Context: one part of a larger RNA
């Protein structure tokens, strides 16, 4: 490199937007770069291949020939690919309408619960476990009423339900704002798919400053429990968790499945919109766009996947080559710092 692959064996970048760059929708008339064909120029010799000579044969040498799949030139084609260029309207975006929706910022509000505090009642436990202690309590706990603060969470609705590129999103009110969808077919006319560098987001944990700190808790203290228990059970309890700015760049970031687009039985749910029948409120039929169980064909070692493909095909990018050493060392580059990216090799099986 070829040639085979990436659900679970090795193997889809977490996720997007977007550059170059390969790719790219009907149709006109040009053009002739690419592409066909003819012809002519070269494409030294030897050597390789074929057919014959000559050394007694072979090697070896001689002759002919075929081949050198290339390059240049020139004539012609015009299907297809590029390039020019009339136009289209089915992919693409726009418009005006509607409705769904835990999509985002931001600002107010609220109930319930939990912890404190302050009063009342009220007396000896209370907590906690398998059992117990460690803990609290007559300095009056725990139970129980009022009143107060204070911080985080948002029960029921809540669903194989919604939205979100993914991370993710859940009290309720509001400003602000982003994206899908359904019907119209008005409006521009390929404006499009993918995307190496590139930029932007990015669960949790951790980091910086500067607030907060009710619960809950690494670390850490004590009581348990064993043989021991640096653990699981208990009773404390500190960083964090919560905001705000700024950083970090990782997940079993999972559907272990890249993105787009076109094709290919069927059933059954269900959410968002349509339309039509029937005829007033509840039904039937059917698209469209989601999201979910099963299933033929087809794939798949199997497991199973199956119109949301793992099926049949097409562009484009990413990735992968035995196990270990190793996601390890040296370098680069980023990071305040843990650390993160890029990524070997001796050596061993």
């Nucleotide at each position: 490199c070829u040639g085979g692959g990436c659900g679970u064996a090795a193997a889809g970048c977490g996720c997007g937007c977007g550059u170059a760059g390969g790719c790219g929708g009907c149709u006109u008339u040009g053009u002739a770069a690419g592409u066909u064909a003819g012809a002519g120029g070269u494409g030294a010799a030897a050597g390789c291949c074929c057919g014959g000579a000559g050394c007694u044969c072979a090697a070896c040498u001689c002759c002919g020939g075929a081949a050198c799949u290339g390059c240049c030139u020139u004539u012609a084609a015009a299907a297809c690919u590029g390039c020019a260029u009339c136009g289209c309207u089915a992919g693409a975006a726009u418009c005006a309408u509607g409705g769904a929706g835990a999509g985002g910022u931001g600002a107010g509000u609220g109930g319930a619960a939990u912890u404190c505090c302050g009063a009342g009642u009220g007396u000896a436990g209370a907590g906690g476990u398998g059992a117990a202690a460690u803990u609290c309590g007559u300095a009056g706990a725990u139970a129980u009423u009022c009143g107060g603060a204070a911080g985080a969470a948002c029960a029921c609705c809540a669903g194989u339900g919604g939205c979100g590129a993914a991370g993710g999103c859940g009290a309720c009110u509001u400003c602000c704002u982003g994206g899908a969808c359904c019907a119209g077919a008005a409006c521009u006319g390929a404006c499009g798919a993918u995307c190496a560098g590139g930029c932007a987001c990015g669960a949790a944990a951790g980091c910086g400053u500067g607030g907060g700190g009710a619960g809950c808790a690494a670390a850490c203290a004590g009581g348990a429990u064993u043989a021991g228990a640096u653990a699981c059970c208990c009773u404390g309890g500190u960083a964090g968790u919560c905001c705000a700015c700024g950083c970090c760049a990782u997940a079993a970031a999972c559907g272990a499945u890249g993105a787009c687009a076109a094709c290919u039985a069927g059933a059954c749910g269900u959410u968002g919109g349509g339309a039509a029948c029937a005829a007033u409120u509840g039904g039937u039929u059917u698209c469209c766009a989601g999201u979910g169980u099963c299933g033929c064909a087809g794939c798949u070692a199997a497991c199973g996947c199956g119109u949301u493909a793992a099926g049949u095909u097409g562009u484009c990018c990413g990735c992968c080559u035995g196990g270990g050493g190793a996601g390890u060392a040296c370098g680069g580059c980023c990071g305040c710092a843990a650390g993160g990216u890029u990524g070997a090799a001796a050596c061993u099986c």
Molecule: small-subunit ribosomal RNA, central domain
Organism: uncultured bacterium